[in-house]
Context: one part of a larger RNA
Molecule: small-subunit ribosomal RNA, central domain
Organism: metagenome
RNA sequence: CUGGGCGUAAAGGGUGCGUAGGUGGUUCUGUGUGUCGGGUGUGAAAUCCCACUGCUCAACGGUGGAACUGCGCCCGAAACUGCAGGGCUAGAGUGCAGGAGGGGAGAGCGGAAUUCUUGGUGUAGCGGUGAAAUGCGUUGAUAUCAAGAAGAACGCCGGUGGCGAAGGCGGCUCUCUGGAAUGUAACUGACACUGAGGCACGAAAGCUGGGGGAGCAAACAGGAUUAGAUACCCUGGUAGUCCCAGCCCUAAACGGUGUACACUUGGUGUAGGGGGAAUUGACCCCCCCUGUGCCGGAGCGAACGUGUUAAGUGUACCGCCUGGGGAGUACGGUCGCAAGAUUAAAACUC
Repeated sequence: CUGGGCGUAAAGGGUGCGUAGGUGGUUCUGUGUGUCGGGUGUGAAAUCCCACUGCUCAACGGUGGAACUGCGCCCGAAACUGCAGGGCUAGAGUGCAGGAGGGGAGAGCGGAAUUCUUGGUGUAGCGGUGAAAUGCGUUGAUAUCAAGAAGAACGCCGGUGGCGAAGGCGGCUCUCUGGAAUGUAACUGACACUGAGGCACGAAAGCUGGGGGAGCAAACAGGAUUAGAUACCCUGGUAGUCCCAGCCCUAAACGGUGUACACUUGGUGUAGGGGGAAUUGACCCCCCCUGUGCCGGAGCGAACGUGUUAAGUGUACCGCCUGGGGAGUACGGUCGCAAGAUUAAAACUC
């Protein structure tokens, strides 16, 4: 180098966009880069291989042959690949039509609940637990009525339902804005796929500055429990949770399953769009496309399982794995305010 793998055994990058690179639809013409055929030159000798042969044999040696799978040049072939040029429309994209959606950003508004404040009623308890206690309450609590304030989250609808590349997204309205699906077939005419580096996004926690702070709640304090209880339970409670600006860049970032395309028996739900038949009709029924589930055939699989949303059959490209521990650690580099992140060993040991 070839060869084997990556759902759960080691192994899919957190996700996208995209540079180089790799790969690339259909047809015609040319060329002759790769490719193929023939010829020719070269490919030193030794070595390797074969035959014969010399040392008594062998090792070793001699002679001859083959080989040296390569390279140069000449002639030729033109299917495939490349290149150049012309065309095509099935890939891809654009347009047009009517729909769906918690996709994103900003602004405004709303009701329930909670806590607090004020006032009214009212009196001795409330709260909490397995049971209690700490705690709150005659300076009038809990309960209840009214008014006000504040912050955060949006019940029912709500659904293996929807949208988004992933992280994620749920009260209502408005403004701005991205994408996908369906139908049509007007336009472009291979403009495509993947993607080392790179760039962007990236839950929660954490960090810096400034606001905000109702509830919840690391740390902390107290009460219990217990042999102890630096816990589980209870009463409190600060960072934080929220907003703005800037960092951090991790995760069981999971479908533990990279992306794209093609092909390969079915059944049954559901979401969006379209068509048909029928009708008073938006219903029902049949069909098509796209998404999302369940069951299951062949196949695959160590088994579990998977099974047109493949882990089946193939192609293209990227990432990753190579016994356990040491260790995702040390050192060095890069990044970061820090926390740390990323890249990433070895000795030793089993």